Notes: This is a predicted structure of a 98-nucleotide RNA (c-di-GMP-I riboswitch aptamer) from Candidatus Brocadia. Its Rfam family is "c-di-GMP-I riboswitch aptamer". Gene Ontology term of the family: cyclic-di-GMP binding. The RNAcentral record of the sequence draws on Ribocentre.

[in-house]
RNA sequence: GUACGAUAAAGGUAAACUCUGAGUGAUCAGGGGGCGCAAAUGAAAGGAUCUUUGUAUAAAUAGUGAGAUUGUGAAUAAAAGAUAGCCUUACUGCCGAA
Numbered sequence: 001g002u003a004c005g006a007u008a009a010a011g012g013u014a015a016a017c018u019c020u021g022a023g024u025g026a027u028c029a030g031g032g033g034g035c036g037c038a039a040a041u042g043a044a045a046g047g048a049u050c051u052u053u054g055u056a057u058a059a060a061u062a063g064u065g066a067g068a069u070u071g072u073g074a075a076u077a078a079a080a081g082a083u084a085g086c087c088u089u090a091c092u093g094c095c096g097a098a
Stems, first nucleotide, its partner, number of pairs: 004096002012037002017032006035085001043089001045088003048083003055077003060072003
């Protein structure tokens, strides 16, 4: 130095839950909290998963004598949104028992 990772030392991070705020939402930021983590550092490039304001389709419905147009709109579809504490990837980093 590389691989590897201990009931070592020093330090780090912070799940659920909860309070406040942002967002349609997934989720995020901050305070408390501490399940865990040796890259649980940062990066959405590939996969995976999650979400749907707007958009597209549109059951139904309002209105009309009827149709068309129009209004409301369940539901469905699709990331461009989200997750780095789901996996891969490249990059960087603390310590040193076997």